[in-house]
RNA sequence: AUUCAUCUUCGGGGCAGGGUGCAAUUCCCGACCGGCGGAAAUGGAAGUUUAUCUUUCUAGCCCGCGAGCUUAACAGCUGAUUCCGGUGAGAUUCCGGAGCCGACAGUAUAGUCUGGAUGGGAGAAGGUGAAG
Repeated sequence: AUUCAUCUUCGGGGCAGGGUGCAAUUCCCGACCGGCGGAAAUGGAAGUUUAUCUUUCUAGCCCGCGAGCUUAACAGCUGAUUCCGGUGAGAUUCCGGAGCCGACAGUAUAGUCUGGAUGGGAGAAGGUGAAG
């Protein structure tokens, strides 16, 4: 290094502006947001020892997980057809363009407000101990 145990900390973002209406951040125009792990590179960024080097970043819609829902439990269910063009040996991930999706309860119909939630959580970082 690795494995196991244990502890600590961390661990989700978003309706500007306008229309209708008694009333809407819920409808309409428009705006905005994207948890965790994986795999993938002749890509991006940084470093200095300039190398076939090192570090780091890169998917909401590819695979899986969490959240959410159902269930006494085991367990089960659970979004988006993503598309077109470009580069390349290779990209549904990069670049350009277009499209689509988003639990439950409340309320004028909610991905964005309020609430369950000072919760849970995939996991991330670090400490300690043991094995080896």
Predicted 3D model of a 132-nucleotide RNA (FMN riboswitch aptamer (RFN element)) from Sporosarcina luteola. It was read from a public genome assembly, where an Rfam model found it. Its mean pLDDT, the model's own confidence on a scale to 100, is 77.